[in-house]
Context: one part of a larger RNA
RNA sequence: GAAUGAACGUUGGCGGCGUGGAUUAGGCAUGCAAGUCGUGCGGAAAGGCCCCUUCGGGGGCGCUCGAGCGGCGAAAGGGAGAGUAACGCGUGGGUAACCUGCCCUCAGGACUGGGAUAGCGGCGGGAAACUGCCGGUAAUACCGGAUAAUGUCUCCGGACCAAAGGUGUGAGUCCGCCUGGGGAUGGGCCCGCGUCCUAUUAGCUUGUUGGUGGGGUAAUGGCUUACCAAGGCGACGAUGGGUAGCGGGUGUGAGAGCAUGACCCGCCUCACUGGGACUGAGACACUGCCCAGACACCUACGGGUGGCUGCAGUCGAGAAUCUUCGGCAAUGGGCGAAAGCCUGACCGAGCGACGCCGCGUGCGGGAUGAAGGCCUUCGGGUUGUAAACCGCUGUCAGUGGGGAGGAAAUGCAUGGGGGUCCACUCCCAUGUUUGACCGAUCCGCAGAGGAAGUCCGGGCUAAGUUCGUGCCAGCAGCCGCGGUAAGACGAACCGGACGAACGUUAUUC
Numbered sequence: 001g002a003a004u005g006a007a008c009g010u011u012g013g014c015g016g017c018g019u020g021g022a023u024u025a026g027g028c029a030u031g032c033a034a035g036u037c038g039u040g041c042g043g044a045a046a047g048g049c050c051c052c053u054u055c056g057g058g059g060g061c062g063c064u065c066g067a068g069c070g071g072c073g074a075a076a077g078g079g080a081g082a083g084u085a086a087c088g089c090g091u092g093g094g095u096a097a098c099c100u101g102c103c104c105u106c107a108g109g110a111c112u113g114g115g116a117u118a119g120c121g122g123c124g125g126g127a128a129a130c131u132g133c134c135g136g137u138a139a140u141a142c143c144g145g146a147u148a149a150u151g152u153c154u155c156c157g158g159a160c161c162a163a164a165g166g167u168g169u170g171a172g173u174c175c176g177c178c179u180g181g182g183g184a185u186g187g188g189c190c191c192g193c194g195u196c197c198u199a200u201u202a203g204c205u206u207g208u209u210g211g212u213g214g215g216g217u218a219a220u221g222g223c224u225u226a227c228c229a230a231g232g233c234g235a236c237g238a239u240g241g242g243u244a245g246c247g248g249g250u251g252u253g254a255g256a257g258c259a260u261g262a263c264c265c266g267c268c269u270c271a272c273u274g275g276g277a278c279u280g281a282g283a284c285a286c287u288g289c290c291c292a293g294a295c296a297c298c299u300a301c302g303g304g305u306g307g308c309u310g311c312a313g314u315c316g317a318g319a320a321u322c323u324u325c326g327g328c329a330a331u332g333g334g335c336g337a338a339a340g341c342c343u344g345a346c347c348g349a350g351c352g353a354c355g356c357c358g359c360g361u362g363c364g365g366g367a368u369g370a371a372g373g374c375c376u377u378c379g380g381g382u383u384g385u386a387a388a389c390c391g392c393u394g395u396c397a398g399u400g401g402g403g404a405g406g407a408a409a410u411g412c413a414u415g416g417g418g419g420u421c422c423a424c425u426c427c428c429a430u431g432u433u434u435g436a437c438c439g440a441u442c443c444g445c446a447g448a449g450g451a452a453g454u455c456c457g458g459g460c461u462a463a464g465u466u467c468g469u470g471c472c473a474g475c476a477g478c479c480g481c482g483g484u485a486a487g488a489c490g491a492a493c494c495g496g497a498c499g500a501a502c503g504u505u506a507u508u509c
Stems, first nucleotide, its partner, number of pairs: 001509004006505005013359006019352002026315003030312003035072003040069002043065002047063001048061005079270003088195008098187002103183007111145004120135006151160003165175002196242003203233003208230008245267004249260004272293005295306004323349001325348003331345001332343004362392004372383004396450001398445005405438002411432009453498005458479003464493005474481002
């Protein structure tokens, strides 16, 4: 000098874009953060509409829809960096050793039966959480039979394996279902090379190293197990200890390098602590399940409930880090045929000079060089065109009003074209529909009014005089100042630097 997720001191007008729990991976009140589908199913708790009514209520429609069965999603998105020195990451390869829901494409198929179970009704238990018995019901839930190759196994003879319907006036029209091949996407596993300090850690290892058989996995493999052999690693640093998520990048530097890994992106790992599996295409699963533990809460003392390293917020610790905000309008995601619903992802607003950038705090004239201050050789000098005063302007802020754009899709209506005619579907055109929040920019009003400080002045280093103090009080980055004329302490005046900031501290180059 440059830099920072900074903090502290003094000061503080506006805007844009960024950015903000680095410490206790410490504990958490409260609300929200993952649902959706009635065009899968039986239905009707509530609302709506219609009918009846003894005014208590009853019936219908299925507009609508609580709970339930079922499907898809919940493995994404969001957070954090505790662990990890490792094929974790980076880079380049391998997989004839593998998987892949939804999506695209190609080929083929969907025949025929069955038994349950929630919901519901009845009767119970419990303080609650919840739960038992009996009866009965549906499906795209579940289970048979048939069909069976381009699939799987194969001793090449053969054997084995599937399905579901819904909507609609309607022809496989639309949405689905089953099997197989290919693709795309996403992942699993393996290998070469690279990846901090320590030898005041020198030896380490028994599933250890290899083989055979069995098991297991989507898949290779001591992954696991039995037996057999006695190997395997190490001064090119094994093993142990310490520290640490890794990379793209970031800071600095002429570069080489050194330092670093906030925000954003990719990968990995974690989800109160430890362990385990279930479901599923995918998890050993942040807001799923089971067990154990610590902690906290409820309890009728029998027993239960919970997990903010999601968004806000709170306590604690700390030098230190924000609102218990608005909206799904946009982008994206889940579900749905769609309308739509959900979305603390996201988009916005709020707070903080935390950072970078921009703008303003006026402009022109104005010398009896006013008053006051400071200095003085007492003549004067300086503050200083600075002020007053005169003329002018209207940025920003204030106030009133208009407003481009962020919006294109979807839906609806009309018209045209294609799919074999078409009422179905696809494409195109026109009209119409949708903004939480921001707002470029324009017009009007008023009036210099609302807006300057901080640090420094001995040398390094730009900028000095007076007074006070008297090795005191104090300053200080280094050299060093202060013991009676201190340009170095404190104050005043003046000056210098930067300027909505200026200094200090910490850290990196």
The part of an RNA shown here (small-subunit ribosomal RNA, 5' domain) has 509 nucleotides and comes from a metagenome. Its mean pLDDT, the model's own confidence on a scale to 100, is 85.